[in-house]
């Protein structure tokens, strides 16, 4: 010093659910509340992964207009990060010291 992690020691965080606030949505933020946590702390364009689809493209259908092509509004679908997530890995940095 590294790997390592105790029914050590001092701290420290704080899922899920409820309450407000915000967002189209995922989600965030404050309060309670605590399932867990040795990095559950920091980093989301320039590692992956996973959520989510306001806007935008495709198609489907309903209606409207139009001689017709075709446009347009509605709802359904499917794609789709610019939007989230470090409690999915990752990266940085770190506190204590039994075996």
């Nucleotide at each position: 010093c590294a790997c390592c992690g105790a029914c050590a020691a001092a701290g420290g965080c704080a899922a899920a659910c409820c309450u407000a606030a915000u967002g189209a949505a995922a989600g965030u933020u404050a309060g309670g509340g605590a399932c867990g946590c040795a990095a559950a702390a920091c980093u989301a364009c320039a590692g992956g992964g996973c959520c989510u689809u306001u806007u935008u493209a495709g198609c489907u259908a309903a209606u409207g207009u139009u001689u017709u092509u075709a446009c347009a509004u509605u709802a359904a679908u499917u794609a789709g990060a610019u939007g989230g997530u470090a409690g999915c890995c990752a990266g940085u940095u770190g506190c204590c010291g039994a075996a």